[in-house]
Predicted 3D model of an 89-nucleotide RNA (c-di-GMP-I riboswitch aptamer) from Salipaludibacillus sp. CUR1. NCBI's taxonomy places the organism under Bacteria, Bacillota, Caryophanales, Bacillaceae, Salipaludibacillus. It matches the Rfam family "c-di-GMP-I riboswitch aptamer". Rfam describes the family as follows. GEMM was predicted in a large-scale screen for bacterial structured RNA regulatory elements. Its mean pLDDT, the model's own confidence on a scale to 100, is 86. It was read from a public genome assembly, where an Rfam model found it.
RNA sequence: ACUAGCUAAAGGCAAAUCUGUUGAAAAGCAGGGACGCAAAGCUACGGGUCUAAGGGCAGGGAAACGCCUAAGAUCGCCGGGCCGCCUAU
Numbered sequence: 001a002c003u004a005g006c007u008a009a010a011g012g013c014a015a016a017u018c019u020g021u022u023g024a025a026a027a028g029c030a031g032g033g034a035c036g037c038a039a040a041g042c043u044a045c046g047g048g049u050c051u052a053a054g055g056g057c058a059g060g061g062a063a064a065c066g067c068c069u070a071a072g073a074u075c076g077c078c079g080g081g082c083c084g085c086c087u088a089u
Base pairs, nucleotide, nucleotide: 003088004087005086012037013036017032018031019030020029021028022027035076041082042081043080045079046078047077048074049073050072054069055068056067057066
């Protein structure tokens, strides 16, 4: 350096959920909390999924309801890219 994650250790992250907070929402952030994770580190580049404020359509006297749409979100859905701890060979 490459490959691998059976064992051990040092440490790391933190699902559900609760409280606070931001947001139209999905969801994010902070604190508690641990279901799990060897990349559950970073990156929305490809696909998927979630949301639909705005926009479009439809509707109607008007408004509401409804349908479509990502420029929003998710890397703890999968793939790609970048970087990294320990151990073994």